Model confidence (mean pLDDT): 88 of 100. Predicted 3D model of a 267-nucleotide part of an RNA (large-subunit ribosomal RNA, domain VI) from a metagenome. The full RNA is in RNAcentral, with records from SILVA.
[in-house]
Context: one part of a larger RNA
RNA sequence: CGUUCGAGAUUUGAGAGGAGUUAACCUUAGUACGAGAGGACCGGGUUGAACGUAUCUCUGGUGUUCCAGUUGUCACGCCAGUGGCAUCGCUGGGUAGCUAUAUACGGACGGGAUAAACGCUGAAAGCAUCUAAGCGUGAAGCCCACCUCGAGAUGAGAUCUCGCGGGUCUUCGAGACCCCUAAAGAGCCCUUGUAGACCACAAGGUUGAUAGGCACGGUGUGUACGGCCGGUAACGGUCAGCUAACGUGUACUAAUUGCUCGUGCGG
Numbered sequence: 001c002g003u004u005c006g007a008g009a010u011u012u013g014a015g016a017g018g019a020g021u022u023a024a025c026c027u028u029a030g031u032a033c034g035a036g037a038g039g040a041c042c043g044g045g046u047u048g049a050a051c052g053u054a055u056c057u058c059u060g061g062u063g064u065u066c067c068a069g070u071u072g073u074c075a076c077g078c079c080a081g082u083g084g085c086a087u088c089g090c091u092g093g094g095u096a097g098c099u100a101u102a103u104a105c106g107g108a109c110g111g112g113a114u115a116a117a118c119g120c121u122g123a124a125a126g127c128a129u130c131u132a133a134g135c136g137u138g139a140a141g142c143c144c145a146c147c148u149c150g151a152g153a154u155g156a157g158a159u160c161u162c163g164c165g166g167g168u169c170u171u172c173g174a175g176a177c178c179c180c181u182a183a184a185g186a187g188c189c190c191u192u193g194u195a196g197a198c199c200a201c202a203a204g205g206u207u208g209a210u211a212g213g214c215a216c217g218g219u220g221u222g223u224a225c226g227g228c229c230g231g232u233a234a235c236g237g238u239c240a241g242c243u244a245a246c247g248u249g250u251a252c253u254a255a256u257u258g259c260u261c262g263u264g265c266g267g
Stems, first nucleotide, its partner, number of pairs: 001152001005163007015149004021049007033038001051106005059100004066093005071086006110144003117137004164266001165179005180264001185261004189205005210254003213250005220242002228237003
């Protein structure tokens, strides 16, 4: 921009893409078969491999924004306590997020038309013949079925809901003029993240929990500093102290006030 009024939702599915794998074991059954050696079809069940999709509850990794230990040196006048630098100085752990080696699930079942092949009936050709007319069975393959996208499918579809004025003239035209009006809805702007290169998308904008702050909780670390008390002392009083991205609550702070687009019933 189009889809012949505009708008908000919900959809149909032309078409396109994806997937499609496979093994071992148990059983049927040491059966059929075979002199024996050996050893099935068909059918039922179990467990895997690789591949794929999703997810982070578990197991782990990372986690230079969390906690602790510790070396050297410098600084804060000194002690104590801290901070800087040394690969994040080194070391031990670790929340959220991200992640695989972790977890869950998938290929299926079924139907249709067929290939090779196997048949029924059956003439030409009194027989025979699966074929000439006609009718069946039959594959990991084809078409459905499963998953995703999908009406720019210009053949532009469907359903629901919402919204939109008067007067005069007139050649009666979706005509001309005047006045009024600016709908439904959308955007700008702002707070953001389940989204993200930008845009878009999504959650919100005081009729408000969108982000920050604060409170409480969770999680992690592992029992803080200082004083006091007890103990000869080590030490104890301490599940302490601190705590990122997590959860709930709470308008304290910031989403203020506004502006723009979109018209008036649609051959």